This is a predicted structure of a 532-nucleotide part of an RNA (large-subunit ribosomal RNA, domain I) from Kordia algicida OT-1. Lineage of the source: Bacteria > Bacteroidota > Flavobacteriia > Flavobacteriales > Kordia algicida. Its mean pLDDT, the model's own confidence on a scale to 100, is 83.
[in-house]
Context: one part of a larger RNA
């Protein structure tokens, strides 16, 4: 020096665990804000750096309901207090709520500076306190603004990429940006589809179907009719006509006409309505109130076991019992239906919610016949040019939207049925509203998982968007486990020692000693054996 064995150091893998995550289901909630939000700064405790709570009334104040013996958060300790005259704690309702922040009296390098007016401090003031003073819309009353995870609608709108290059095309009307709304939003009661038969608003799902089509007919894109389901709900104006009021014109002062506003009337394709004639007070339904029931926060009751034995500890093993509308789950010194919390079940109430009844109050809603006249949405429909949307790239390109130019008809009217024409069929544009079925989850409650188990699972199981880095936008960690219980090692010794260690003591265990469960490997050391 090598190899082996043994014992240690070192190191943190592995195993076990879970306080945290991830993905869903059901239910709730779906907003907060000038009555000052979201988010912060600074304060606030006997001692107080961090987190949490709170706001100069500051880990809190008041009322009220509940509960019952301890309490002063995480978080030990000492001191000092509170509490059966009911504290702490839980629910509900209030009070207070500094400064910044939409930030709003003016300014400003956020958390700061400086004012006007009124009132008070007897008067005065380079003073203090309280209140008030931004902008926009609106006649006023009042409203708006700012923030927030996704979902929704509108405006504006890429490129990488694919086409094995690339230009039409694709990616994609995606990402990003802007505006707006709601718990959903959007759409919506046929100028719709269809085809010789019919359907009957919209939305969503399954098929139709990767079909018909479209496409440098490349890459790709990609319907509808119809069928089956979910859910169902239909309505209101404009106009004709009538009336009132105001104004204007005119007048023979009786009025007439125009115009504006308001009220009645009226709302559709089997055309309807006005108008004329006839007839009638029916039917259906909404809101509010009242009554009843159900539900509804904290919360309450809630069954049934003992002995022996091993052990530090019994819930294990052995023996003998019991409950079960409760053998879900968790905890307790190892694995507990009967020890504890619970669980099944039952009870309970404030605000509120839902349902039913009621004929109390207030509203909405209807018929038959006639047809001379009147009405039925105009710079609209259509057309030319240029674009866009439709699965559809200009194509045979209908249909929808419109920048520009032009420009109808008026119910014997008009539009559509994929160029266009005829026949036939369907519908009634140029005004508006509309629940449900659908989408989503920042958030609350209950529950689940052939999801993770500390290099995993959120970046974050822990003072985590922290420490730290960056001028900044921004980037962004590491870090869990003593023990059943601190019983966390009194006292002694070595030592310079408040380091470290050795005794003693605790404990089942201290090679569980706080660098603390288990404790692999690399690497290091000591002892012994063999060997060179």
């Nucleotide at each position: 020096g090598g190899c082996g064995u043994a014992u240690g150091g070192g190191g943190a893998a592995u195993g076990c665990c879970u306080a945290g995550g991830c993905u869903c289901u059901c239910a709730g909630a779906g907003g907060c804000g000038a009555a000052g939000a979201a988010g912060g700064a600074c304060g606030u405790g006997a001692u107080a750096a961090g987190c949490u709570g709170c706001g100069a009334a500051a880990a809190g104040c008041u009322g009220u309901g509940g509960u019952u013996a301890g309490u002063g958060g995480c978080a030990c300790a000492u001191a000092c207090a509170c509490u059966a005259u009911g504290a702490u704690c839980c629910g509900c309702a209030g009070a207070u709520a500094u400064c910044c922040g939409a930030a709003u009296g003016g300014g400003g390098c956020a958390a700061c500076c400086c004012g006007g007016c009124a009132u008070a401090u007897u008067g005065a003031a380079g003073a203090u306190a309280u209140g008030u003073c931004a902008u926009c819309c609106g006649a006023a009353a009042g409203g708006a603004a700012g923030c927030a995870a996704a979902c929704c609608c509108g405006g504006a709108g890429a490129a990488c990429u694919g086409a094995a290059a690339c230009a039409u095309c694709u990616a994609a009307g995606u990402a990003c940006c802007c505006g707006g709304a709601g718990g959903a939003g959007a759409a919506g009661a046929a100028a719709a589809c269809a085809a010789a038969a019919g359907u009957g608003a919209u939305u969503c799902c399954g098929c139709u179907a990767g079909u018909a089509g479209u496409g440098g007919c490349g890459a790709g894109c990609g319907a509808a009719c119809g069928c089956g389901g979910a859910a169902u709900a239909g309505c209101c104006c404009a106009a004709a006509c009538c009336a009132a009021u105001g104004u204007u014109g005119u007048u023979a002062c009786g009025g007439c006409a125009a115009u504006a506003u308001u009220g009645g009337g009226g709302u559709u394709g089997u055309a309807g309505g006005a108008c004329c004639a006839c007839g009638a007070u029916a039917u259906u339904u909404u809101a509010u109130g009242u009554u009843a029931a159900u539900u509804g926060a904290a919360u309450u009751a809630g069954a049934a076991u003992c002995c022996u034995u091993u052990g530090g500890a019994a819930a294990g093993a052995g023996g003998a019992a019991c409950g079960a509308u409760a053998u879900a789950g968790g905890g307790u010194g190892a694995u507990a239906g009967u020890c504890c919390c619970g669980u099944a079940u039952a009870a309970g109430u404030a605000a509120g919610a839902u349902u039913a009844a009621u004929a109390a109050u207030a509203g909405a809603u209807a018929g038959u016949g006639g047809u001379a006249u009147c009405c039925u949405g105009a710079g609209u429909a259509g057309c030319g040019c240029g674009g866009g949307g439709c699965a559809c790239g200009u194509g045979u390109a209908a249909c929808c939207c419109u920048g520009u130019g032009u420009g109808a008809a008026u119910u014997c009217g008009g539009c559509g049925g994929g160029a266009c024409c005829a026949u036939c069929c369907g519908c009634u544009a140029a005004g508006g509203c509309u629940a449900a079925a659908u989408a989503c989850u920042c958030c609350u409650g209950a529950g689940a998982g052939a999801c993770c188990g500390a290099u995993a699972g959120u970046g974050a199981a822990c003072u985590a968007g922290u420490a730290c880095c960056g001028u900044g936008a921004g980037g962004g960690a590491a870090a869990g486990g003593u023990g059943a219980a601190a019983a966390g090692a009194a006292c002694c010794c070595u030592g310079a020692a408040u380091a470290a260690g050795g005794g003693a003591g605790u404990g089942a265990a201290a090679u569980a000693g706080a660098c603390c469960c288990u404790g692999a490997a690399a690497c290091c050391a000591u002892a012994c054996g063999c060997u060179u």